The RNA shown here (SAM riboswitch aptamer (S box leader)) has 109 nucleotides and comes from Thermoflavimicrobium daqui. It matches the Rfam family "SAM riboswitch aptamer (S box leader)". From the family's description: The SAM riboswitch is found upstream of a number of genes which code for proteins involved in methionine or cysteine biosynthesis in Gram-positive bacteria. The prediction has a mean pLDDT of 86. Lineage of the source: Bacteria > Bacillota > Bacilli > Caryophanales > Thermoflavimicrobium.
[in-house]
RNA sequence: UUCUUAUCUAGAGAGGCGGAGGGACUGGCCCAAGGAAGCCUCGGCAACGGGCUCUCGACUUAAGAGCGCUGUGCCAAAUCCAGCAAGCAUCAAGCUUGGAAGAUAAGAA
Numbered sequence: 001u002u003c004u005u006a007u008c009u010a011g012a013g014a015g016g017c018g019g020a021g022g023g024a025c026u027g028g029c030c031c032a033a034g035g036a037a038g039c040c041u042c043g044g045c046a047a048c049g050g051g052c053u054c055u056c057g058a059c060u061u062a063a064g065a066g067c068g069c070u071g072u073g074c075c076a077a078a079u080c081c082a083g084c085a086a087g088c089a090u091c092a093a094g095c096u097u098g099g100a101a102g103a104u105a106a107g108a109a
Stems, first nucleotide, its partner, number of pairs: 001109008013042005021031003025083004043075003048071003051067005079101001084098005
């Protein structure tokens, strides 16, 4: 980098350095000199993989629950909203479902 599978309306920020951008892309709408990105320190959230414990099961390890030690991830707004298709509604604004794209985890090439 590509492929496969699962999840994505919940949750969780302070300080220092820095100095104008950021929210993937496009459109919208937001955040930002009362300090953006990025880096560092400390803290936290979650429970995907590893690990440990319990229950059930029963003989090869499956299922369920828990812990939060470890590897990732994450800590404005639903993945901020939409993007393509179908359906519904309509004066209009719109609503629902599925997909695409993206993110993360685990596995594979």